A computed fold for a 520-nucleotide part of an RNA from an uncultured bacterium, annotated as small-subunit ribosomal RNA, 5' domain. The RNAcentral record of the full RNA draws on ENA, Greengenes and SILVA. Its Rfam family is "Bacterial small subunit ribosomal RNA". The coordinates come from a structure-prediction model, not an experiment, and the mean pLDDT is 83.
Context: one part of a larger RNA
RNA sequence: GAUGAACGCUGGCGGCGUGCCUAACACAUGCAAGUCGAACGGGGUCUUAGUGCGGAAGUUUUCGGAUGGAAGGAUUAAGACUUAGUGGCGGACGGGUGAGUAACGCGUGGGUAACCUGCCCUGUACAGGGGGAUAACAGUUGGAAACGGCUGCUAAAACCGCAUAACAUGGAGAUACCGCAUGAUAUUUCCAUCAAGUAUUUAUAGGUACAGGAUGGGCCCGCGUCUGAUUAGCCAGUUGGCAGGGUAAUGGCCUACCAAAGCGACGAUCAGUAGCCGGCUUGAGAGAGUGACCGGCCACAUUGGGACUGAGACACGGCCCAAACUCCUACGGGAGGCAGCAGUGGGGGAUAUUGCACAAUGGGGGAAACCCUGAUGCAGCGACGCCGCGUGAGUGAAGAAGUAUUUCGGUAUGUAAAGCUCUAUCGGCAGGGAAGAAAAAAAUGACAGUACCUGACUAAGAAGCCCCGGCUAACUACGUGCCAGCAGCCGCGGUAAUACGUAGGGGGCAAGCGUUAUCC
Numbered sequence: 001g002a003u004g005a006a007c008g009c010u011g012g013c014g015g016c017g018u019g020c021c022u023a024a025c026a027c028a029u030g031c032a033a034g035u036c037g038a039a040c041g042g043g044g045u046c047u048u049a050g051u052g053c054g055g056a057a058g059u060u061u062u063c064g065g066a067u068g069g070a071a072g073g074a075u076u077a078a079g080a081c082u083u084a085g086u087g088g089c090g091g092a093c094g095g096g097u098g099a100g101u102a103a104c105g106c107g108u109g110g111g112u113a114a115c116c117u118g119c120c121c122u123g124u125a126c127a128g129g130g131g132g133a134u135a136a137c138a139g140u141u142g143g144a145a146a147c148g149g150c151u152g153c154u155a156a157a158a159c160c161g162c163a164u165a166a167c168a169u170g171g172a173g174a175u176a177c178c179g180c181a182u183g184a185u186a187u188u189u190c191c192a193u194c195a196a197g198u199a200u201u202u203a204u205a206g207g208u209a210c211a212g213g214a215u216g217g218g219c220c221c222g223c224g225u226c227u228g229a230u231u232a233g234c235c236a237g238u239u240g241g242c243a244g245g246g247u248a249a250u251g252g253c254c255u256a257c258c259a260a261a262g263c264g265a266c267g268a269u270c271a272g273u274a275g276c277c278g279g280c281u282u283g284a285g286a287g288a289g290u291g292a293c294c295g296g297c298c299a300c301a302u303u304g305g306g307a308c309u310g311a312g313a314c315a316c317g318g319c320c321c322a323a324a325c326u327c328c329u330a331c332g333g334g335a336g337g338c339a340g341c342a343g344u345g346g347g348g349g350a351u352a353u354u355g356c357a358c359a360a361u362g363g364g365g366g367a368a369a370c371c372c373u374g375a376u377g378c379a380g381c382g383a384c385g386c387c388g389c390g391u392g393a394g395u396g397a398a399g400a401a402g403u404a405u406u407u408c409g410g411u412a413u414g415u416a417a418a419g420c421u422c423u424a425u426c427g428g429c430a431g432g433g434a435a436g437a438a439a440a441a442a443a444u445g446a447c448a449g450u451a452c453c454u455g456a457c458u459a460a461g462a463a464g465c466c467c468c469g470g471c472u473a474a475c476u477a478c479g480u481g482c483c484a485g486c487a488g489c490c491g492c493g494g495u496a497a498u499a500c501g502u503a504g505g506g507g508g509c510a511a512g513c514g515u516u517a518u519c520c
Base pairs, nucleotide, nucleotide: 001519002518003517005516006515007514008513009512012389013388014387015386016385017384018382019381020347025345026344027343029342030341031340034089035088036087039086040085042083043082044081045080046079047078048077049076050075051074053072058067059066060065096300097299098298105225106224107223108222109221110220111219112218115217116216120213121212122211123210124209125208126207128162130160131159137152138151139150140149141148142147168193169192170191171190172189173188174187175186176185178183198205199204200203226272227271228270233263234262238260239259240258241257243255244254245253275297276296277295278294279290280289281288282287302323303322304321305320306319325336326335327334328333353379355378356377357376361375362373363372364371365370392422393421394420395419402413403412404411405410426461429455430454431453432452436447464509465508466507467506468505469490470489471488475504476503477502478501479500485492486491
């Protein structure tokens, strides 16, 4: 000098930041990923119209009745709204954590003639005709529940054939040309294989194939990346080849066979520690230390394993299995995963609200309206940090009183106070009141009656902490008497202690000041 700090004493305001470093310990509760009815068939509600029931009030009456047609429920059609299910897209992003990892994990520079890429953009072409199911639903049935079983019906942009089709893919050839090599590119012949066709409000939104782009990724390589030799040898899919499998793709990635290689004092192997970087701290620099916040990459999601779906996962709020733990149970069986945001217990020296809003920025879905969004924007708490401001300004000598000290004359506190004259930053009160919000107009602000402006009023409501032997700025008195105590080092204290305690005075910093811890 610095800190994600803590502790002690103290504490007025604001702005901007920042806040579980420990138990990757366990978690009550709420929320954190939905959306589309313009893909689909149903259900429900409402409205309108029709049909057939129903028959009130009322009118009339010769009291028998006649007339009148409301409410209601049934059914059909249309429209609006809503929605459990099928289907589509998104749940691989965003958010968290740093356990593991000494590694092509990261950083940097390359390669991919060994690769993929949903949504988006550009271009070319296409959109013919069919089929069989299945949820929902109904019936029945099992179970305490979670959740099922059976039978029957039905729709689609769900699923499956057929036609059409090459510049696509695969295989077999030919020619030209290029590359460091495996090989690539272009032209061409033959064979085989694969599409979609929808919705509505008719203007849109989609669909299929191919080519190119963009974006995002996968893989490979050079170099760099902590400590220990009181770890010296290590390794059997091990090292290489051939053939095959697998993958988007290369490869012992996997399998069979063959060979016996491969790494290592330029530190292999083993052990310990650790996420890496941009950065941050310090330093004149070289360097040393560090990796909180913010940004990039990686890894993980109770522990271990596995695949499915998908353009993308071996998937935090998906699935299956095993394990530990917790909960429900009718004991047969089930449910769960905060290292998301809040919050609880525990651990700890120590770290916040079970807040408001989608107004902005961004993300997902949708044609849109809009819906969702603990991302985000804000607010709350904490002097935790940095920065700014205030706690008054001028004048005022009888050098008042008080206090301390004294050689009793005085000296110090000290222009300090009082008094007089001003001012009103901050805080309090009152009035006004934003920008952030807009693409033709209108509408739309959580923050927030906030920031800011104005007015009136009062010196009022706002100073402490550490130190004073030397280092090191700042001295006297009393008490104590090697006691009580101080102390970073040297060292003070045993009867005049500038070093302990108190007081007066002084020095330093200041809403902070000291101490402790850690780094330079």